[in-house]
Description:
Bacterial RNase P class A from a Syntrophomonadaceae bacterium, 385 nucleotides, folded computationally. The model forms 96% of the base pairs in the Rfam consensus. The prediction has a mean pLDDT of 77.
C1' cells in the first nucleotide's frame, strides 16, 4: 500500500421568522354541544428510528375467570451459563467451508416399530451378469481349445449417489480380515474434563443410508387480544314468536373429568353517536462510575424523566457553515538520463451531494432494507527500511 474479516460511530451543525401537538404556570369565563365533554390567550419547556419496517418469537398489561387435572394438539432438540421469558444472547464441543483472520450449523434416537432408496444393475436387508479356480462327461486341430453338468469364489470388470469397511503385503486351487501393517467406524478398559467430548491401550467385531420421513425420547406450552378493556352521557319496545333448563341451561379455542351455577339459545323487529373520557406512557427505564464474571450479564452508588397523535402533530422559509466526491490549480515523491505523461501524499478552490425510510399500548429479541460516509482490532499478499 492492497485485499479480506470482526466490532463499533454517525445519520450534518448554528441562528432567525413562522406553523402544529403535549406538559407546567397565569389570565379569560367567551364559544361549540342535548349531555358527557371540548375549545381561547400569554410565557417557559419537550416533540420519530437503527431499523419506527416484517408481525416471526417471548413477555408486561386487560378480559374470559372462582379456575384444577387428563387426552388431543403445538413448540424446542449438542453441553454449560445468562435472562422476566424465548425458537434469543454468551462461552465451549462436534461436523462442514476457508491459506488464514473467521463463518455456518435443521447438532437427541435407525439396536422400539413402520416406511422409502426411482431408473440402471445379478443384486439395495441380499444376490452372481461378465469373470477366476479346480472336478466330471463329450468333441476336436489332442501338454491345448470348445460345449454341458455339478462345486468353490466375491479379489478383478460392469451398473449405480450408495454394492457384504479402505489401501498395501502375504497366503490360497482361485479367492476372502483368512493373516499382517496403517487408516476409518464400533465395542471394552483406563485417564482428563461440571459436561458435550477428548486422549491412550486393546479386540479382526465391520449387511448401508434416510427422522428438514411417520415415529420414539427429553423438556416446555390455557385462550383471545389496546379494534383488549373500564367509565360517562344520550336514546329505546323490560317487544313478539319458538326451543331447552336443578334428571343441571350456560360458563373456558377442541374432547373428558372436576368446579361454579340460574337462566339460556334461535328467528323477527325496535333504539343508539363512527359521541366523550380513560387505558396512553415512570419503565424487567436511561446515563456515568465502582465491584464480580472470559463473556452474556449481575449487584451497588449518583443523576435524569427525553413524543403521546386520533383522519391522525413533530413542519415550512431564509442566512451562515461542517463533511465528501467529480473537476480545476499549485507544490512535491516515485517511474525515466531528461522532458512529457501516469500514480500517490499535501495545500487551495469547488458546482453538485447521502440511502433505507414515519411512532399509534409498551418492552426483550430475531429477520429484512440501506450510505458522498468514518474509526479500531485481526488475517493474507506486495514493496521499502
Nucleotide at each position: 500500500c492492497g485485499a479480506g474479516u470482526a466490532a463499533g460511530c454517525a445519520g450534518g451543525g448554528c441562528a432567525g421568522c413562522u406553523g402544529c401537538g403535549g406538559a407546567a404556570a397565569g389570565c379569560a369565563g367567551g364559544c361549540c354541544g342535548a349531555a358527557a365533554g371540548g375549545u381561547g390567550c400569554u410565557u417557559u419547556u419537550c416533540g420519530a428510528g437503527g431499523a419506527a419496517a416484517g408481525u416471526c418469537c417471548g413477555a408486561g398489561c386487560u378480559c374470559c375467570a372462582u379456575a384444577g387435572g387428563g387426552c388431543a394438539g403445538g413448540g424446542u432438540g449438542c453441553u454449560g451459563g445468562g435472562u422476566a421469558a424465548c425458537g434469543c444472547c454468551c462461552a465451549g464441543u462436534g461436523a462442514g467451508g476457508g491459506u488464514g483472520a473467521c463463518c455456518u450449523u435443521a447438532a437427541g434416537g435407525c439396536u422400539a416399530g413402520u416406511g422409502c432408496c426411482a431408473c440402471a444393475g445379478a443384486a439395495a436387508c441380499a444376490a452372481a451378469c461378465c469373470g477366476c479356480c479346480a472336478g466330471g462327461u463329450a468333441u476336436u486341430u489332442c501338454u491345448a481349445a470348445u460345449a454341458c453338468c455339478a462345486g468353490g469364489u466375491a479379489a478383478g470388470g460392469g451398473u449405480g449417489c450408495a454394492a457384504c469397511g479402505g489401501u498395501g503385503c502375504g497366503g490360497u486351487a482361485a479367492g476372502a480380515g483368512c493373516g499382517c501393517a496403517c487408516c476409518a467406524g464400533g465395542g471394552a478398559c483406563c485417564g482428563g474434563g461440571a459436561g458435550a467430548c477428548c486422549g491412550g491401550u486393546u479386540c479382526g467385531c465391520u449387511a448401508g443410508g434416510u427422522a428438514a420421513a411417520c415415529c420414539c425420547c427429553a423438556c416446555c406450552c390455557g385462550g383471545a387480544g389496546c379494534a383488549a378493556g373500564a367509565c360517562c352521557a344520550a336514546a329505546u319496545a323490560g317487544g313478539a314468536g319458538g326451543g331447552g333448563g336443578a334428571u343441571g341451561a350456560g360458563g373456558u379455542a377442541g374432547c373428558c373429568c372436576g368446579c361454579c351455577g340460574a337462566c339460556u339459545c334461535c328467528u323477527c323487529g325496535g333504539g343508539u353517536u363512527a359521541g366523550g373520557u380513560c387505558g396512553c406512557u415512570g419503565g424487567a427505564g436511561a446515563u456515568a462510575c465502582c465491584a464480580g464474571g472470559c463473556a452474556a450479564c449481575u449487584g451497588g452508588u449518583a443523576u435524569c424523566c427525553a413524543a403521546g397523535a386520533u383522519a391522525g402533530a413533530u413542519g415550512g422559509c431564509u442566512g451562515c457553515u461542517g463533511c465528501u466526491u467529480a473537476c480545476c490549480g499549485g507544490c512535491u515523491a516515485u517511474a525515466u538520463g531528461a522532458a512529457c505523461u501516469a500514480u500517490g501524499a499535501c495545500c487551495g478552490g469547488g458546482a453538485a451531494g447521502a440511502a433505507c425510510a414515519g411512532a399509534a399500548c409498551u418492552c426483550g429479541g430475531c429477520u429484512u432494507a440501506u450510505u458522498a460516509g468514518c474509526u479500531u482490532g485481526c488475517u493474507c499478499g506486495g514493496u521499502u527500511c